[in-house]
RNA sequence: GGAGCGGGACGGGUGGUCGCGGCAGUUCUCUGCCGAGGAAAGUCCGGGCUGCGCAGGGCGCGAUGCUUGCUAACGGCAAGGCGGGGUGACCCGACGGAAAGUGCAACAGAAAGAUACCGCCGAAGGGUUGGUUCCGUGUCCGGUGCGCCGAAGACGGAACCAACCCUUCGGUAAGGGUGAAAUGGUGCGGCAAGAGCGCACCGGCGGCGUGGUGACACGUCGGCCCGGCAAACCCCAUCGGCAGCAAGGUUCGACAGGAGGCGUUGACGCGGCCCGCCGAGUCUCCGGGUGAACCGCAUGAGGCGGCUGGCAACAGUCGUCCCAGAGAGAUGACCAUACAAAUACAGAACCCGGCUUACAGGCCCGCUCCGACC
Numbered sequence: 001g002g003a004g005c006g007g008g009a010c011g012g013g014u015g016g017u018c019g020c021g022g023c024a025g026u027u028c029u030c031u032g033c034c035g036a037g038g039a040a041a042g043u044c045c046g047g048g049c050u051g052c053g054c055a056g057g058g059c060g061c062g063a064u065g066c067u068u069g070c071u072a073a074c075g076g077c078a079a080g081g082c083g084g085g086g087u088g089a090c091c092c093g094a095c096g097g098a099a100a101g102u103g104c105a106a107c108a109g110a111a112a113g114a115u116a117c118c119g120c121c122g123a124a125g126g127g128u129u130g131g132u133u134c135c136g137u138g139u140c141c142g143g144u145g146c147g148c149c150g151a152a153g154a155c156g157g158a159a160c161c162a163a164c165c166c167u168u169c170g171g172u173a174a175g176g177g178u179g180a181a182a183u184g185g186u187g188c189g190g191c192a193a194g195a196g197c198g199c200a201c202c203g204g205c206g207g208c209g210u211g212g213u214g215a216c217a218c219g220u221c222g223g224c225c226c227g228g229c230a231a232a233c234c235c236c237a238u239c240g241g242c243a244g245c246a247a248g249g250u251u252c253g254a255c256a257g258g259a260g261g262c263g264u265u266g267a268c269g270c271g272g273c274c275c276g277c278c279g280a281g282u283c284u285c286c287g288g289g290u291g292a293a294c295c296g297c298a299u300g301a302g303g304c305g306g307c308u309g310g311c312a313a314c315a316g317u318c319g320u321c322c323c324a325g326a327g328a329g330a331u332g333a334c335c336a337u338a339c340a341a342a343u344a345c346a347g348a349a350c351c352c353g354g355c356u357u358a359c360a361g362g363c364c365c366g367c368u369c370c371g372a373c374c
Stems, first nucleotide, its partner, number of pairs: 001370008010361001013337006020035006037345001041356002044354005049244004053277002056275004061240005066080005081095001082093004096235002101233002103229002117176002119172019141150003184202006203225002205222007248295005257286006269278001302321008
């Protein structure tokens, strides 16, 4: 100098004028204080809070799924293990179980679960060709007592051997071919051909030992090695009652009752079902009424800073601060000013802890790789 990785904080400051909401003080119009976010968002998890008579038991259902820790809790966070990617800083991973059972695997392929298509090997049968031996006929030829005898080659036949081809049976998963995946990989031996069949190394699985809280790692022994898929059903472990602030409650106000069903032989009721306890009302239809105030509601698992413990998440302690809130309704506009510029995504609705997603722009910290120079 170039390329990159991880993290943090900001996302407007100051002044003025006008305006909006809340609270307090004044008093009838003024003064003072406060007034959106890092995501207020998506509503995806978890908790507080509230109601559902008792949340009590079982089944079902749902969620989660390496380990240890943190936490009110979590599907979150921290530290670590293992696997994968990257030269590296670092990044990613629902990462329990496939010898409990059921199921699935398009196309291709012989076979995706019992599989032999090609190939290799063995046996039996048949065929073709070649060779050797024997037998028969008998040409050239040789012998002759002319009757015949011997006999290369040739022809015919038989046996054996070899090679090749075909069929059947069997062995074989080394090779070819198909596939995302084909019964561990490489090599040597071995075998009829082959094969963990034997051996060496590597990978997996299991036993033992050592280290670690643990996930796991290392060492050693054993040929134990016939698959894959559980974000398929399922099994195992852990957790979970259901509904949600339009929850729910208080006060005042309005109204008109009627019919039918179920029920003390137990109804309705907690929310998929069952059981236990409880015990007197309850459901449907028609008709009538339906306005306002307050609480919940912002002092809280609260923010900031210091110290202590811890690798950290976090915890403890001390100090300090009060920091939006309604009618689902406010939080804005303009000007000046310094800077390069004043712009991104976006607007609280019960509260809190997370996750995820969106985001112009610049700032800070730590780290890695490459090149050059000293």
Model confidence (mean pLDDT): 77 of 100. The RNA shown here (Bacterial RNase P class A) has 374 nucleotides and comes from a Capsulimonadales bacterium. Its Rfam family is "Bacterial RNase P class A". Rfam describes the family as follows. Ribonuclease P (RNase P) is a ubiquitous endoribonuclease, found in archaea, bacteria and eukarya as well as chloroplasts and mitochondria. The family's RNA type in Rfam is ribozyme. A source record names the gene rnpB. Taxonomically the source falls in Capsulimonadales (Bacteria, Bacillati, Armatimonadota, Armatimonadia).